Transfer RNA from a Solirubrobacteraceae bacterium, 76 nucleotides, folded computationally. It was read from a public genome assembly. Its Rfam family is "tRNA". Rfam's curators write: Transfer RNA (tRNA) molecules are approximately 80 nucleotides in length. Rfam classes the family as a transfer RNA. Its family is annotated with triplet codon-amino acid adaptor activity in the Gene Ontology. NCBI's taxonomy places the organism under Bacteria, Actinomycetota, Thermoleophilia, Solirubrobacterales, Solirubrobacteraceae. Its mean pLDDT, the model's own confidence on a scale to 100, is 81.

RNA sequence: GCGCGCGUAGCUCAGCGGCUAGAGCAUCGCCCUUACAAGGCGGGGGUCGCCGGUUCGAAUCCGGCCGCGCGCACCA
Numbered sequence: 001g002c003g004c005g006c007g008u009a010g011c012u013c014a015g016c017g018g019c020u021a022g023a024g025c026a027u028c029g030c031c032c033u034u035a036c037a038a039g040g041c042g043g044g045g046g047u048c049g050c051c052g053g054u055u056c057g058a059a060u061c062c063g064g065c066c067g068c069g070c071g072c073a074c075c076a
Stems, first nucleotide, its partner, number of pairs: 001072007010025004018056001027043005049065005
């Protein structure tokens, strides 16, 4: 340099055009306990990598860019 895949909550991921974006773990509060753990109930937490385009409507489709991973090529 070329190709492919990925980027969504603190972490691991789901959601792949339709209403207000979700789960598990983590975190916070309450219950339970002498106390802790486990368990139960509830809450908070998101520029959906960035910019633009298509559309009535974009996390989802298209283009460019950035980052990460893999493969190939180059390597005086």